About this RNA: Predicted 3D model of a 128-nucleotide RNA (SAM riboswitch aptamer (S box leader)) from an uncultured Thermomicrobiales bacterium. Rfam family: SAM riboswitch aptamer (S box leader). Rfam links the family to the GO term regulation of gene expression.
RNA sequence: CUCUUAUCGGGAGCGGCUGAGGGAACGGCCCUGUGACGCCCGGCAACCGGCAGGCGAGGUCUCGCCGCGCAGCGGUGCCAAUUCCGACAGCCCCGCGCGCACCGCCGCACGGGGCUGAGAGAUGAGGG
Numbered sequence: 001c002u003c004u005u006a007u008c009g010g011g012a013g014c015g016g017c018u019g020a021g022g023g024a025a026c027g028g029c030c031c032u033g034u035g036a037c038g039c040c041c042g043g044c045a046a047c048c049g050g051c052a053g054g055c056g057a058g059g060u061c062u063c064g065c066c067g068c069g070c071a072g073c074g075g076u077g078c079c080a081a082u083u084c085c086g087a088c089a090g091c092c093c094c095g096c097g098c099g100c101a102c103c104g105c106c107g108c109a110c111g112g113g114g115c116u117g118a119g120a121g122a123u124g125a126g127g128g
């Protein structure tokens, strides 16, 4: 760098240092000298490992699977706002406007909202 897969509505300081930016990118909207980002300490507990439990298989100690069990000892990770919101597609609801020798449970446009999915991203685990 890339592929597969799981998860992303919960959780985490009123500490120290520093001193101007930060929230991935675009548009918003926010955070920020009542100190941002970063570092240290502290914390959280998502995944893996550990401990405990349940189920299944082989057959007696191993393997597979399951869950908001325990702990924070180990490997990662995380500690403003749902991944802060949107961005694309489908369906639905509301408002407003327009169209029609068809006047409707119709069609179209715009604005707002909801649900589902995708995309992008992040993190873990496994692989290249």
Stems, first nucleotide, its partner, number of pairs: 001128008013041001015040003021031003026086003042079003046076003050070002053066006083120001088117008097108003